Predicted 3D model of a 528-nucleotide part of an RNA (small-subunit ribosomal RNA, 5' domain) from an uncultured prokaryote. The coordinates come from a structure-prediction model, not an experiment, and the mean pLDDT is 88.

Context: one part of a larger RNA
């Protein structure tokens, strides 16, 4: 000199962008952080309409009719997204390649959606427990489970065969057909389900090369290195397991031991390098420790489920319940690090036809000078060179145009008013066009009218009054830019190095003066 997630000390006006537990992967009170869908289902506990009864005239009571929907079957999501870095020196990352693979949802084109059947919640009705939660009978539907046909295809074959699917639902029509309020069959448009193929995404594997630091770690290994043959997997393979052979790794550093997530980056520096891995993004791995598997396209699954172990809670002592490395927030630890705020208005994700409903993701606001960037604390005049201080040779030097004092301006703050932009979309009517047997629903485009902003007392802009509200902090021997005096007497202190201090100190402490930076200045830590 540069920088930095910084902290101290002494100041401290605004504002715009960022940033903000580096330590204890320590323990956690509270609330919220994944739900959704009645257009998959029986149904109706709550609220709200309607209709009806009964009276006591404002109430009860009946009716799943109707909006809606608690609990429940049942689909999709809960593997995203969000959090920290404990492990990991290893195909973990980086970086080029590869083959023996998988992929819900979406997208293309393609073949189907045909007809049965028996049940479990819920609910009734008994009963067990302090709860947690159950047990036993019995009723019930479904896009829930199982059979039957069918088989483009598909897998497997002795090539003949032989195995394998499915589910429906919602809005309209009444032309045909059937009973005739009207509805059923049918026919239609949406959304849906079933086989199989290509895609797109997306994960799984497998490999060259590069990825700290010890040799005061020299030899590691027995499913261990291959070979047959099996079984497991979406799928290679000792992945597993029966056998057979005795291999296989290492001074080009095997094993151990220590540290430590990789990376794009970022910080320095002319560059080579060095030192680093906060915030952003990409991958990894963890999720009170340990182990394990179900479900499912995807996990061995942060907010699922089992077992063991510690902790804390509850208990009728038999048993039971938890898991902030999610948003805030508390204890602790520390030299240190923020609000138990608001909105889904926008992005973007879950579901749903769709309106929507969830989203501590995310977008904002609060606090922090933590860090960068900018803007202000006035501007012109003004020599009696005022008093004042400080030094003096006592003549006077300086502080000094400074101050006062005239004459101006109002930037940002403060007070009143206007005011964008983040808004895209959704609704409802009408036209018209597609679809169709249809004027009907549905879907496309237009138009006209209504809704929709957390921020937000929003940005900007006007208006008003007055210099009015706005300067420190360090340092002055040298280095290294800046001096006198007064105290002090090797004592009090100073100090990055050299070094100052023992009676005239430009080093200490005080003041005038100076000099550097300036809402900051220093100091300490730390890397180049």
């Nucleotide at each position: 000199g540069a920088u930095u997630g910084a902290a101290c000390g002494c100041u401290g006006g605004c504002g715009g962008c960022a940033u903000g537990c580096u330590u204890a992967a320590c323990a956690c009170a509270u609330g919220c952080a994944a739900g959704u869908c009645g257009a998959a289902c029986g149904g109706u506990a709550a609220c709200a309409g309607c209709a009806g009864a009964g009276c006591u005239u404002g109430c009860u009571c009946u009716g799943g009719c109707u909006g809606a929907c608690g609990a429940g079957u049942g689909g999709c999501g809960g593997a995203c997204g969000g959090g920290g870095g404990a492990g990991u020196a290893a195909c973990g990352c980086g970086u080029a390649g590869g083959a023996a693979u998988c992929u819900a949802c979406c997208c293309a084109g393609u073949a189907g959606u045909u007809g049965g059947g028996g049940a479990c919640a819920a609910c009734c009705u008994g009963u067990g427990g302090a709860a947690a939660c159950g047990c036993a009978g019995g009723c019930u539907a479904a896009u829930a489970c199982c059979g039957a046909a069918u088989a483009c295809g598909u897998u497997c074959u002795u090539a003949g065969g032989a195995a394998u699917a499915a589910a429906g639902g919602u809005g309209g029509c009444c032309u045909c057909u059937c009973c005739u309020u009207g509805g059923a069959a049918g026919c239609u448009a949406c959304c849906g389900c079933u086989g199989a193929u290509a895609g797109a995404u997306u994960g799984g594997c497998c490999c060259g090369c590069g990825u700290u630091g010890g040799a005061u770690u020299a030899g590691c290994u027995a499913g261990u290195u291959g070979g047959u043959a099996g079984g497991g997997u979406a799928a290679u393979g000792g992945c597993c397991u029966a056998u057979c052979a005795a291999g296989g790794c290492g001074a080009c550093g095997a094993u151990c031991c220590a540290u430590a997530g990789c990376u794009g980056g970022u910080c320095u520096g002319a560059g080579a390098g060095g030192a680093u891995g906060a915030u952003c993004a990409g991958c990894c791995a963890c999720a009170c420790u340990g182990g394990a598997a179900c479900u499912g396209a995807g996990a061995c699954a942060c907010g699922g489920u089992c077992c063991a172990g510690a902790c804390u809670c509850c208990u009728a002592c038999g048993g039971g319940a938890g898991g902030c490395a999610g948003c805030a927030g508390u204890g602790g630890g520390g030299a240190a690090u923020a609000u138990u705020g608001c909105a889904c208005a926008a992005u973007g994700g879950g579901c749903g036809c769709a309106a929507g409903c969830c989203u501590g993701a995310u977008c904002c606001a609060u606090c922090a000078a933590u860090g960068c960037c900018g803007c202000g604390u006035g501007u012109g005049u003004g020599a009696a060179g005022a008093a004042g201080g400080c030094c003096u040779g006592a003549g006077g030097g300086u502080u000094g145009u400074a101050a006062a004092g005239c004459a101006c301006u109002u930037u940002c703050a403060a007070u009143c008013g206007u005011g964008a932009a983040g808004c895209a979309g959704g609704g409802u009517u009408a036209g018209c066009c597609g679809u169709u047997a249809u004027u009907a629903a549905c879907g496309a485009c237009u138009a006209a009218c209504c809704c929709u902003g957390a921020c937000g007392u929003u940005a900007c802009c006007u208006a008003c009054a007055g210099a009015a509200g706005a300067a420190g902090c360090a340092c002055c021997g040298g280095c290294a830019a800046a001096c006198u005096c007064c105290g002090u007497g090797c004592c009090a202190g100073c100090a990055g190095c050299c070094g100052c201090g023992g009676u005239a100190a430009u080093a200490c402490g005080g003041a005038g003066g100076g000099u550097g930076c300036g809402a900051g200045c220093g100091u300490u830590a730390a890397u180049c």